[in-house]
RNA sequence: GCGGGUGUAACUCAGUGGUAGAGUGUUUGCUUCCCAAGCAAAACGUCGCGGGUUCGAGUCCCGUCACCCGCU
Numbered sequence: 001g002c003g004g005g006u007g008u009a010a011c012u013c014a015g016u017g018g019u020a021g022a023g024u025g026u027u028u029g030c031u032u033c034c035c036a037a038g039c040a041a042a043a044c045g046u047c048g049c050g051g052g053u054u055c056g057a058g059u060c061c062c063g064u065c066a067c068c069c070g071c072u
Base pairs, nucleotide, nucleotide: 001071002070003069004068005067006066007065010024011023012022013021018055026042027041028040029039030038048064049063050062051061052060
């Protein structure tokens, strides 16, 4: 230099163009003599970044950044 893959909550990952979700974790409450376990609720996100297409983009297109793999 060329090609491919990944990037979404604190962490691990879903998400077929139509209001962004699950599990774990965190906080509070219930339960318990206490802890653990269990139950309920809450807080959490510029979907890596910038543009484009579209009535509408996490999703499609272009550029770019970081990491991983391969080629030279």